[in-house]
RNAcentral holds the sequence, with entries from ENA and MGnify. The RNA shown here (transfer RNA) has 73 nucleotides and comes from a Solirubrobacterales bacterium. It matches the Rfam family "tRNA". Rfam links the family to the GO term triplet codon-amino acid adaptor activity. It is annotated as a transfer RNA. The same sequence occurs in records of 2 taxa. Taxonomically the source falls in Solirubrobacterales (Bacteria, Bacillati, Actinomycetota, Thermoleophilia). The prediction has a mean pLDDT of 82.
RNA sequence: GCCCAGGUAGCUCAGUUGGUAGAGCACAGCCAUGGUAAGGCUGGGGUCAGGGGUUCGAGUCCCCUCCUGGGCU
Numbered sequence: 001g002c003c004c005a006g007g008u009a010g011c012u013c014a015g016u017u018g019g020u021a022g023a024g025c026a027c028a029g030c031c032a033u034g035g036u037a038a039g040g041c042u043g044g045g046g047u048c049a050g051g052g053g054u055u056c057g058a059g060u061c062c063c064c065u066c067c068u069g070g071g072c073u
Stems, first nucleotide, its partner, number of pairs: 001072007010025004019056001027043005049065005
């Protein structure tokens, strides 16, 4: 330099033909226990890597840039 995959909550990830952003764990509160752990209920937390474009509408489609991993030379 070229090619491929990926970037979404604190972490690991889902989001299938574009239609109001989710799960598990973690965190906070409550229940429960003599107390702790486990367990149950509720809740907070996300400019979807950045910018632009298409569209009534973009995490999703198109273009550019950045970052991570792999491959080729």